[in-house]
Context: one part of a larger RNA
RNA sequence: CUGGGCGUAAAGGGUUCGCAGGCGGUCUAGCAAGUCCGGUGUAAAAGGCAAGGGCUCAACCCUUGUAAGCAUUGGAAACUGUUGGACUUGAGUAAAGGAGAGGUAAGUGGAAUUCCUAGUGUAGCGGUGGAAUGCGUAGAUAUUAGGAGGAAUACCAGUGGCGAAGGCGACUUACUGGACUUUAACUGACGCUGAGGAACGAAAGCGUGGGGAGCAAACAGGAUUAGAUACCCUGGUAGUCCACGCCGUAAACGAUGAGUGCUAGGUGUCGGGUGUCAAAGCUCGGUGCCGGCGUUAACACAAUAAGCACUCCGCCUGGGGAGUACGUGCGCAAGCAUGAAACUC
Numbered sequence: 001c002u003g004g005g006c007g008u009a010a011a012g013g014g015u016u017c018g019c020a021g022g023c024g025g026u027c028u029a030g031c032a033a034g035u036c037c038g039g040u041g042u043a044a045a046a047g048g049c050a051a052g053g054g055c056u057c058a059a060c061c062c063u064u065g066u067a068a069g070c071a072u073u074g075g076a077a078a079c080u081g082u083u084g085g086a087c088u089u090g091a092g093u094a095a096a097g098g099a100g101a102g103g104u105a106a107g108u109g110g111a112a113u114u115c116c117u118a119g120u121g122u123a124g125c126g127g128u129g130g131a132a133u134g135c136g137u138a139g140a141u142a143u144u145a146g147g148a149g150g151a152a153u154a155c156c157a158g159u160g161g162c163g164a165a166g167g168c169g170a171c172u173u174a175c176u177g178g179a180c181u182u183u184a185a186c187u188g189a190c191g192c193u194g195a196g197g198a199a200c201g202a203a204a205g206c207g208u209g210g211g212g213a214g215c216a217a218a219c220a221g222g223a224u225u226a227g228a229u230a231c232c233c234u235g236g237u238a239g240u241c242c243a244c245g246c247c248g249u250a251a252a253c254g255a256u257g258a259g260u261g262c263u264a265g266g267u268g269u270c271g272g273g274u275g276u277c278a279a280a281g282c283u284c285g286g287u288g289c290c291g292g293c294g295u296u297a298a299c300a301c302a303a304u305a306a307g308c309a310c311u312c313c314g315c316c317u318g319g320g321g322a323g324u325a326c327g328u329g330c331g332c333a334a335g336c337a338u339g340a341a342a343c344u345c
Base pairs, nucleotide, nucleotide: 003317004316005315006314007299008298012313014200015199016198017197021193022192023191025087026086027085028084029083030082031081033080034079035076036075037074038073039072040071041070042069048066049065050064051063052062053061054060090190091187092186093185094183095182096181097180102176103175104174105173106172107171108170109153114148115147116146117145118144119143120142124135125134161168162167205246206245207244208243209242210241214240215239219235220234221233222232257312258311259310260309261308262307265290266289267288268287269286270285271284272283273282274281294301295300318345319344320343327338328337329336330335
């Protein structure tokens, strides 16, 4: 390379947007670049392939036939392409609705922990498997009242909802994104994917300035133990929080790329529509469970496919060496991205 693959064996990019590129609905007329048929020229010989023959066979040798390709020319018009015209089912718009922890900013509330002040009150509290370190007669723990401050939002809460993913959970207000349903009024293929590129991207970490209640790497002490740089306990600093700026990685997982169409059922649930007195039922979009055909090495998947197909992208090709070295780009750094070989089994 031709292939074969990517849920768990190696392999789906963390996610989205999107330039180029690739691919692209129905009908109709033209053109003829691709495509198909024919002519002419060229395609040296040898070689290849086929048939026949010669060395006793074979290798080897001989004869005959045969080729795409390129150029030019005449035609065909189904398909692809292209040009013109038309369509509405793909896509979008409009109108009418209801749902939602979707996002950003500002404000407000209650419960709880801690601390401070004051009252009551007295000898313990705390902690554990058991203890000790620790706190307490300078009055703790407990309890009552008042105050301060930070962080998180019990119940509702649900294989519930929303978001592209990361993720989002008290309440109110303002601004704002998307999806869904119904109508079928409008546009008329305007679509899908997407190398590069751009944006977003948990936690930890970094920079500057704030903040700091609880928790808590590091650290200290007490235990345990043969030891105990741990598990348990008492403390405790970064950090966790806010603003702005970096970082760009995760078991970023459904370990399952995106899109479209097709292919038995059953049963929950969320948001609509329809239906009815109320229902049952029907229907669209999500989210679960079970299950048939089919698929699968098995497990399992099974209309939310891992089934049957098509389009586009990413990736894999034995284990170790190694996500290392070197180079390059990015970063304040930590490091990230790209990414070998020798050698070895």
Notes: Predicted 3D model of a 345-nucleotide part of an RNA (small-subunit ribosomal RNA, central domain) from Peptoniphilus sp. KCTC 25270. Rfam family: Bacterial small subunit ribosomal RNA. Its family is annotated with ribosome and structural constituent of ribosome in the Gene Ontology.